The prediction has a mean pLDDT of 82. A computed fold for a 1430-nucleotide RNA from Blautia sp., annotated as small-subunit ribosomal RNA.
[in-house]
RNA sequence: GGCGGGUGCUUACCUGCAGUCGAACGGGGAUAAGACAGCGGAAGUAAUGCUUGCAUUAUGGAAGGGGUCAUAUUCUAGUGGCGGACGGGUGAGUAACGCGUGGGCAACCUGCCUUAUACAGGGGGAUAACAGCUGGAAACAGCUGCUAAUACCGCAUAAGCGCACAGUGUCGCAUGGCACAGUGUGAAAAACUAAGGUGGUAUAAGAUGGGCCCGCGUCUGAUUAGCUAGUUGGGAGGGUAACGGCCUGCCAAGGCAACGAUCAGUAGCCGGCCUGAGAGGGCGGACGGCCACAUUGGGACUGAGACACGGCCCAGACUCCUACGGGAGGCAGCAGUGGGGAAUAUUGCACAAUGGGGGAAACCCUGAUGCAGCGACGCCGCGUGAGUGAAGAAGUAUUUCGGUACGUAAAGCUCUAUCAGCAGGGAAGAAAAGAAGACGGUACCUGAGUAAGAAGCCCCGGCUAACUACGUGCCAGCAGCCGCGGUAAUACGUAGGGGGCAAGCGUUAUCCGGAAUUACUGGGUGUAAAGGGAGCGUAGACGGCAAUGCAAGUUCGGAGUGGAAUGCAUCAGCUCAACUGAUGAACUGCUCUGAAAACUGUAUAGCUAGAGUGCAGGAGGGGUAAGCGGAAUUCCUGGUGUAGCGGUGAAAUGCGUAGAUAUCAGGAGGAACACCGGUGGCGAAGGCGGCUUACUGGACUGUAACUGACGUUGAGGCUCGAAAGCGUGGGGAGCAAACAGGAUUAGAUACCCUGGUAGUCCACGCCGUAAACGAUGAUUACUAGGUGUCGGGGAGUCAAGGCUCUUCGGUGCCGCAGCAAACGCAAUAAGUAAUCCACCUGGGGAGUACGUUCGCAAGAAUGAAACUCAAAGGAAUUGACGGGGACCCGCACAAGCGGUGGAGCAUGUGGUUUAAUUCGAAGCAACGCGAAGAACCUUACCCGGCCUUGACAUCCCUCCGAAUAGGUGGUAAUGCGCCUAGUACUACGGUACGGAGGAGACAGGUGGUGCAUGGUUGUCGUCAGCUCGUGUCGUGAGAUGUUGGGUUAAGUCCCGCAACGAGCGCAACCCCUGCCCCCAGUAGCCAGCACGAGAGGUGGGCACUCUGAGGGGACAGCCGGGGAUAACCCGGAGGAAGGCGGGGAUGACGUCAAAUCAUCAUGCCCCUUAUGGCCGGGGCUACACACGUGCUACAAUGGCGUAAACAAAGGGAAGCGAGAGUGCGAGCUUAAGCGAACCCCAAAAAUAACGCCUCAGUUCGGAUUGCAGUCUGCAACUCGGCUGCAUGAAGUUGGAAUCGCUAGUAAUCGCGGAUCAGAAUGCCGCGGUGAAUACGUUCCCGGGUCUUGUACACACCGCCCGUCACACCAUGGGAGUCGGGAAUGCCCGAAGUCGGUGACCUAACCGAAAGGGAGGAGCCGCCGAAGCAG
Repeated sequence: GGCGGGUGCUUACCUGCAGUCGAACGGGGAUAAGACAGCGGAAGUAAUGCUUGCAUUAUGGAAGGGGUCAUAUUCUAGUGGCGGACGGGUGAGUAACGCGUGGGCAACCUGCCUUAUACAGGGGGAUAACAGCUGGAAACAGCUGCUAAUACCGCAUAAGCGCACAGUGUCGCAUGGCACAGUGUGAAAAACUAAGGUGGUAUAAGAUGGGCCCGCGUCUGAUUAGCUAGUUGGGAGGGUAACGGCCUGCCAAGGCAACGAUCAGUAGCCGGCCUGAGAGGGCGGACGGCCACAUUGGGACUGAGACACGGCCCAGACUCCUACGGGAGGCAGCAGUGGGGAAUAUUGCACAAUGGGGGAAACCCUGAUGCAGCGACGCCGCGUGAGUGAAGAAGUAUUUCGGUACGUAAAGCUCUAUCAGCAGGGAAGAAAAGAAGACGGUACCUGAGUAAGAAGCCCCGGCUAACUACGUGCCAGCAGCCGCGGUAAUACGUAGGGGGCAAGCGUUAUCCGGAAUUACUGGGUGUAAAGGGAGCGUAGACGGCAAUGCAAGUUCGGAGUGGAAUGCAUCAGCUCAACUGAUGAACUGCUCUGAAAACUGUAUAGCUAGAGUGCAGGAGGGGUAAGCGGAAUUCCUGGUGUAGCGGUGAAAUGCGUAGAUAUCAGGAGGAACACCGGUGGCGAAGGCGGCUUACUGGACUGUAACUGACGUUGAGGCUCGAAAGCGUGGGGAGCAAACAGGAUUAGAUACCCUGGUAGUCCACGCCGUAAACGAUGAUUACUAGGUGUCGGGGAGUCAAGGCUCUUCGGUGCCGCAGCAAACGCAAUAAGUAAUCCACCUGGGGAGUACGUUCGCAAGAAUGAAACUCAAAGGAAUUGACGGGGACCCGCACAAGCGGUGGAGCAUGUGGUUUAAUUCGAAGCAACGCGAAGAACCUUACCCGGCCUUGACAUCCCUCCGAAUAGGUGGUAAUGCGCCUAGUACUACGGUACGGAGGAGACAGGUGGUGCAUGGUUGUCGUCAGCUCGUGUCGUGAGAUGUUGGGUUAAGUCCCGCAACGAGCGCAACCCCUGCCCCCAGUAGCCAGCACGAGAGGUGGGCACUCUGAGGGGACAGCCGGGGAUAACCCGGAGGAAGGCGGGGAUGACGUCAAAUCAUCAUGCCCCUUAUGGCCGGGGCUACACACGUGCUACAAUGGCGUAAACAAAGGGAAGCGAGAGUGCGAGCUUAAGCGAACCCCAAAAAUAACGCCUCAGUUCGGAUUGCAGUCUGCAACUCGGCUGCAUGAAGUUGGAAUCGCUAGUAAUCGCGGAUCAGAAUGCCGCGGUGAAUACGUUCCCGGGUCUUGUACACACCGCCCGUCACACCAUGGGAGUCGGGAAUGCCCGAAGUCGGUGACCUAACCGAAAGGGAGGAGCCGCCGAAGCAG
């Protein structure tokens, strides 16, 4: 852009649009030509007068308009006819014979139309219009007078018709119908005309259209169960076109309803439309059929037809006019307007076509209809260009900076012209000749000519096709479900790119589907929601074997119907398609009819296998009532007897010297029945237990005499129904809610104890519920086995006790098939089938509320919704957990030894403080940790000053010079300034290096994020575990292996086993140490020999020690015992060492988002004259306090003094430093040796010996402080170590609590090293001396294996319940209040029909008249809408 369609919801409506016939009638108007009469009086002619061009008279009769008559044409208010009951609109009401479908009317009507027959003779009286008058604002009305008809009224005629009476024939399911004949009786008509016709009356028939009746079908609610008085029926009458309680009076008491009446809610119904595989589910807009309605309610009139959308009357509401007296109106017709609303069009053209009304016709009317306009509202078709085109342009986005993507896309070049635009031509739709086209100069055709005018919307985490960047930072936002967003978002927003659809795209709403998620097709009920607590039984449903009949269901055939359109198939017409046309099949239905008789049903007569009865037996806590018994508890009386009893985890309350408890004897009373006793018995379930008796129910076994399907189930109904509870009356020993007291406890309205009332017991009456459970309804049949037990029967055998086999009924266990989500069930089914009943449909709200029924009450039964959640639930699996169980291990406890916690000091942390007290580490597993060493530096912190391509790296340019060293000025200091000395290689071009200056790329960051990371580390834990392949089992998650029996330090090994193997861990291989051998022998060693004053000092030697390279040795190897003849364990021998000899290194899968961005590395973010760099000073060293880790002590197993002895492992050149000197000492001076088995540090100390001290704040303890020194260092003030003298604090063994250690260990003693200028009580090492204890695994902690429970899985530091506080969104209650709907008693009573009356009025007919007949106004009555409101 084209085509065909659709579209006004609710309310009130301004305005416009809405009949015809003059060939039915009288009248009126207009026009035309004519006739007649009258009015009028021109030209002309004649005469007269005279002023010679004027006046007057006569004649003449024109124009002109009007009147009358008849004619023609035309218009028309009125009378009259036909049509306004069709067409058009809407869906309020209606759950109904309203609709659909199929029948019936013998109970009916039908204008116009068609066919047929027969007629139309002759009269009469009025009345609109009109005229006059009157009233009224108007609408309109009244009176008088005139007039016509196809208007109205008698009379005549009657083929046929109606009615009455009594017949004949024939037909029908009944009432009854039809035909014919007879007698009596009644009712018709209209004219007009162009003379062709058109109309009129009667009857019969047809067609069309209607009316009524019936079968079947037609929403939800039972928290609506009873409804109904014209109600149901009768006979009589009225009424209607017609049947009928439709209406009236009388009589009878019926009618409807669990197959759902009545009531309430909702709704126009159907053909069809949407969806669906179908069955179904939802809907009823357009088109078509039916119904209902027309402002709300009621009513009739007219008419063939109406109780009438554009008619009438009344009432109500509303709007309008008014002179206030009274009137007018009804868009749910077409347009259109106002209000409401998210939302729905033009006050268009035409009767050309199709159809309708009137007319003889022409024709008129027709907002029906045909067309056009508006809206992407829907369906269909088409276009917005095609080809070529790589410098892969520019631009944009991204990037690992190389590139990549948009992308042949664009530009450029070459074409084409569908649509739109322009120009020219130009229909069909119009039928028998002509004429007639709103659409419309439209469709269509032709031509010229320009790529020109024509692309958007949604999406891109999964479902679901399509990904990157930036921004944002649980914000903003997204979201159909899951969910996304807390600094690297494919999920938010934007951009680039991509995907989908396309003149549309997406959202929202609704319906169906998926949903087998209401299951008819096609589900379930042990544990997921769901079996009634149990039985009896009514209606109903279902029902054994065989025979005969019928034919309701059923099956087959035929006929009618199932409108058209729609849908389907084929063909055809518009260029195609949408759309339209033709034909066919279909419309799964209903009705009628013919046949069949298997099955169901029904009827009849039978059978015995189901069911029941009889007979013979045995078993039983089955039930009801009465009686009896012993043990025990309690109480009472009496005796004996004395201080306690009782009770508990331990106690107390309580009882007891007024004599308890204990014990003996006697008595009272109530309740319950030990042993037997048993997954044993009985009963429908609830339930039933001493013994005896009486009454009584049921089941079982055997038999096969009797009945002959009598059966099963069972909505409602009825009965039974534990415990508790209720009512009345008894009873009451023990027990025991409530209650009291004592304990326990933070509390303890509990658990425990002492008491104790209802109740428990009996009788009678209620209640009617339970985890009333086998969480499993009843009945019947079938489907492997094994093994118990109870009650019977049969057979065999027997030693007479039994044993074996078998059968029926009950009750258990195991188990196959099968079933089941799994667990499990499995002849006692949860299997396979059948019948009947009950029940379920996500969780919560809730078995609650309201209503109803029952109950004395408590309460029971029935039983929702609002709202809210995305789950709730079942079974099983793997873990984790448990104040679950079993087994095992560890300095885990226990047994010991020594500490910490108290003191002082050291050190770390928290806190506080501060300009800063840099940062990190945080239970174990942070806290003498990073830090193997902060006076400056370190240093990251603070203050101040200074630098900006930078202290450091790479690249470029210029200049200077090697580097550098020394001096000097200045500053708080670096920086900075000045002077001097010095100056590489070369092919002489320059180069290298360094310095200075410059430009930018960049440097730099101990800035952030360890929750973006690598690497490294801690921890469980050196715990014995963690897994895989294949196989097997399971639907699966998973299991098995890896569990079990033993054993081990060990998942170590052995055995067994649906497992067989393997891997990472364990162990071993590695290092140190303990014994031996061999080799080697200096700087080590010295037995023997020699020298030597002394010293392995020297010669010499390498035997020993030692050093360091290589070997050996230990393996449960040997013996005995145990064990299973195993693994292995116990003991012994030998051996340096014995059961892993001791120690170390070595750390599985994983856990803790464990620690570290400040070792290092690194993504992203952030800073860039600063968050970078340099310097000076300060701080990290602060100090009411708290904690951790240590040192020193508190003393006599000690302290001090004197003199004496014995190590190992290390370190040393900017070093260790002997010796000597000096100082009280730290140290200093001097200086040998040694780069080390050589020299030095270096003295080991505890110890042993001797002496003093004698239990005290001390000869313990050494803090603190003063003074004086010394060392390191540029520098010891903040802020170092050491020394001397002096001072001499706390502390007398440490509360609750807590740590380490099992042997060369703890404890104790000293020595060394790293870091380091200096600065250890810390850390890492070394040796010396050198114990105690372990019964054992109950408990604490941690761990491992198996098992069990679980509502946990972030895994018990889990999960989770209730109250309270606050609010009032939802729901319920609430003193009340307000509104709506449907009924209804009484009152009032409009219009109007009907009935009565009608004294008043009246033309037609009769009558000479009076009058009659007939009709009417008025009045009365029944009914009756609205109103009023109990």
The sequence is in RNAcentral, with records from ENA and SILVA. Its Rfam family is "Bacterial small subunit ribosomal RNA". Its family is annotated with structural constituent of ribosome and ribosome in the Gene Ontology. Taxonomically the source falls in Blautia (Bacteria, Bacillota, Clostridia, Lachnospiraceae).